Molecule: transfer RNA
Organism: Puniceicoccus vermicola
RNA sequence: GGGCGUGUGGUGUAAAGGAAACAUCUGUCUCUACGAAGGACAGGAUGGAGGUUCGAGUCCUCCCACGCCCA
Numbered sequence: 001g002g003g004c005g006u007g008u009g010g011u012g013u014a015a016a017g018g019a020a021a022c023a024u025c026u027g028u029c030u031c032u033a034c035g036a037a038g039g040a041c042a043g044g045a046u047g048g049a050g051g052u053u054c055g056a057g058u059c060c061u062c063c064c065a066c067g068c069c070c071a
Base pairs, nucleotide, nucleotide: 001070002069003068004067005066006065007064010024011023012022013021018054025043026042027041028040029039030038047063048062049061050060051059
């Protein structure tokens, strides 16, 4: 330098174009003699910029990061 793949809450995974789900985590409350476990409620994410579309995590282009292959 070229090709391919991946990028989603703090973490691990879903979402095959229709307003992002689950678990865990964190906080508050409840329960307890105090904790743990359990229960209730709340918080938190689409790598960046454009484009297509009525509508994009999803499709297209460029860039960034990481991994693999080739040179």